[in-house]
RNA sequence: ACAUCCCAACCGGGAGAGACCGCCGGGCAGCCAGUCCGGAGGCGCCGAAGGAGCAAUCUCCCCAGAAUCUCUCAGGCACACGAACCGGUCGGGACAG
Numbered sequence: 001a002c003a004u005c006c007c008a009a010c011c012g013g014g015a016g017a018g019a020c021c022g023c024c025g026g027g028c029a030g031c032c033a034g035u036c037c038g039g040a041g042g043c044g045c046c047g048a049a050g051g052a053g054c055a056a057u058c059u060c061c062c063c064a065g066a067a068u069c070u071c072u073c074a075g076g077c078a079c080a081c082g083a084a085c086c087g088g089u090c091g092g093g094a095c096a097g
Stems, first nucleotide, its partner, number of pairs: 004094004009089005018043001020042002023039006044077003050073001051071003057064001
C1' cells in the first nucleotide's frame, strides 16, 4: 500500500398486509347528507426495525449453536415515514499474503 472483514455516516434501490367496521373530536359544508384529518377500540391480516425460538454440529453433561426459517411481544396494513438486505462514497479499526 492492496485484497478481505467489522463498525459509523451519507447517497441510491428496497416487499408484504382492510384507503375495513362502528364510536369520539375537529375542519369544510350546513335542509338532508357528504367529505377530509386525528384519536382510542374491535375483528381480520403482514413481516424485512427491534425482540424471542430452534437443526446439524460440539460436549460425559450443561453451555454454546444460523437465517430471508418459525413466533408475532413490539412494529406495520392508501400516501408519506420507516424498512432486513444490496450497491456506491468516505472515515475509523482488524489483518493473511
The prediction has a mean pLDDT of 79. A computed fold for a 97-nucleotide RNA from an Acidimicrobiales bacterium, annotated as Glycine riboswitch aptamer. Its Rfam family is "Glycine riboswitch aptamer". Rfam links the family to the GO term glycine biosynthetic process.